[in-house]
RNA sequence: UACCGAAAAAGGCAAACCUGGGCGAAAGCCAGGGACGCAAAGCCAAGGGUCUAAGGGCAGAGAUGUCUAUGAUAGCCUGGUUGCCGAA
Numbered sequence: 001u002a003c004c005g006a007a008a009a010a011g012g013c014a015a016a017c018c019u020g021g022g023c024g025a026a027a028g029c030c031a032g033g034g035a036c037g038c039a040a041a042g043c044c045a046a047g048g049g050u051c052u053a054a055g056g057g058c059a060g061a062g063a064u065g066u067c068u069a070u071g072a073u074a075g076c077c078u079g080g081u082u083g084c085c086g087a088a
Base pairs, nucleotide, nucleotide: 004086005085012038013037017033018032019031021030022029023028036075042081043080044079046078047077048076049073050072051071055068056067057066058065059064
């Protein structure tokens, strides 16, 4: 230095769920509590997946149906990038 990841140390993050409020059309996000887990569960939506469908397209007399990401997810995977500790 690269890999690797300990019944190590110091710290870190926080699923489900709950609360109340805020943002959003929704998915979802933010805050407080919580503790399933995580060695990148730090960061980046570039590729794939998944969720949503406001706007738009199409069908319809209409109700409505359907397609669509420019929305969301980094705690689905890949990739990129930065980084704490140091036993074997």
Description:
c-di-GMP-I riboswitch aptamer from a Syntrophomonadaceae bacterium, 88 nucleotides, folded computationally. Of the family's consensus pairs, 91% are formed in the model. It matches the Rfam family "c-di-GMP-I riboswitch aptamer". About the family: GEMM was predicted in a large-scale screen for bacterial structured RNA regulatory elements. The coordinates come from a structure-prediction model, not an experiment, and the mean pLDDT is 87.